[in-house]
Context: one part of a larger RNA
């Protein structure tokens, strides 16, 4: 390489949009590039293959034949791929109506709590721990009452509930705005799927500039513990956490499961019949049996009911259990890890190593790409 694989053994890109490319619905007509068939030319000789012959045999040599699976020209074919033309509506999209939602951005606003400040009451402790101490307090703390300031987060509702491509999103109100879903079947008429590069988004930490700073809290200081204690525990406490703008581009970025579409294709040979042919889907036709159950959430339809609601059914979401099938097993099981198809990404023994070198990006931290020697 061909293969075989990627939930947990190595392996799904963090996520989306999308150029090129690859692949692509139903039916009609044309063309004939791919494709198929015939003919002609060519495909040197030697070698190899088959048959025969010559050296005593063999190696070796000679003769004949087949073959040289290719290329070119030409004549036809038109199922499939392609292409052109004109169509269709089952894919995809638009439209109308409807309800659901922590989807996004911006502005405004609310109450509880912590801390601090001021004032009142009040007096000797408070705090903290396994026990203590550091710490705070007679300059009046802790506690309690009233008023004020400021920042951050939104108890209950709250739910394997909802929304979002992922990261993620939770007080309330308003403005702007994205997407999904259901119903209708009016419109377009294959406009689709995937997607190397590319572009965009991307938790936390970190970085730059300017604000902000209540609580928490790396670093740091002190008190304990201990043989030691650069920790766990305690008292403090700075970056940071928050906001605006700009970078960074990584995570167990996890469902450790790429995206899209379709299907559930099985079992028994039990029964009788037909056929026996590379008449091919290399798979005959029929009967029989078989797998679903139960929650959740958003819509629709029908039935019952005075109503609350109940029942049946359908589309979308989100869970659990389970058959066939798959799997090394665990398990997965209509939200597949089942059966198939299309496209992309990735893996190929452990260590060395996600290192070195080079390159690109970055203010830096570093990120991306990514070896080898050697060794087992």
């Nucleotide at each position: 390489c061909u293969g075989g694989g990627u939930g947990u053994a190595a392996a799904g890109g963090g996520a989306g949009c999308g150029c090129a490319g690859a692949c692509g619905g139903c039916a009609u007509g044309g063309c004939a590039a791919g494709c198929c068939a015939g003919a002609u030319g060519u495909g040197a000789a030697a070698g190899g293959u088959g048959g025969g012959g010559g050296c005593u045999c063999a190696a070796c040599c000679c003769c004949c034949a087949a073959g040289c699976u290719g290329c070119a020209u030409u004549u036809g074919g038109a199922a499939c791929u392609g292409u052109c033309a004109a169509g269709c509506u089952a894919g995809a999209g638009u439209a109308u109506c409807g309800g659901a939602g922590a989807g996004g951005u911006a502005a405004g606003u609310g109450g509880a709590a912590u801390u601090c400040c001021u004032a009142g009451u009040g007096u000797a402790g408070c705090g903290g721990u396994g026990a203590a101490a550091u710490g705070c307090g007679u300059a009046g703390a802790u506690a309690u009452u009233a008023g004020g300031a400021g920042g951050a987060a939104c108890a209950c509702c709250a739910g394997u509930g909802g929304c979002g491509a992922a990261g993620g999103c939770g007080g309330c109100u308003u403005a702007c705005u994205g997407g999904a879903c259901g119903a209708u079947a009016a419109c377009u008429g294959a406009c689709g799927u995937u997607g190397a590069g590319g572009c965009u988004c991307g938790a936390a930490a970190g970085c730059g500039u300017g604000g902000g700073g209540a609580g928490c809290a790396a670093a740091c200081a002190g008190g304990a513990u201990u043989a030691g204690a650069u920790a766990c525990c305690c008292u403090g406490g700075u970056a940071g956490u928050c906001c605006a703008c700009g970078c960074c581009g990584u995570a167990a970025a996890c469902g450790a499961u790429g995206a899209a579409u379709a299907c559930u294709g099985g079992u028994c040979c039990a029964c009788g019949c037909c056929g026996u042919g590379a008449a091919c889907g290399a798979u005959g036709a029929g009967u029989a049996c078989u797998a679903g159950g139960u929650g959740u959430u958003g819509g629709g339809a029908g039935g019952c009911a005075c109503a609350a609601g109940c029942c049946u059914u359908u589309c979308g979401u989100u869970g659990c259990c389970g058959c066939a099938g798959c799997u090394a097993a665990c398990g997965c099981a209509a939200u597949a890890a089942g059966u198939a198809u299309u496209c992309c990404a990735c893996c190929u023994g452990g260590g060395g190593a996600g290192u070195a070198c080079g390159u690109u990006c970055g203010c830096a931290a570093g990120a991306a790409u990514g070896a080898a020697a050697c060794u087992c």

A computed fold for a 376-nucleotide part of an RNA from an uncultured bacterium, annotated as small-subunit ribosomal RNA, central domain. The full RNA is in RNAcentral, with records from Greengenes. Its Rfam family is "Bacterial small subunit ribosomal RNA". Its family is annotated with ribosome and structural constituent of ribosome in the Gene Ontology. Model confidence (mean pLDDT): 81 of 100.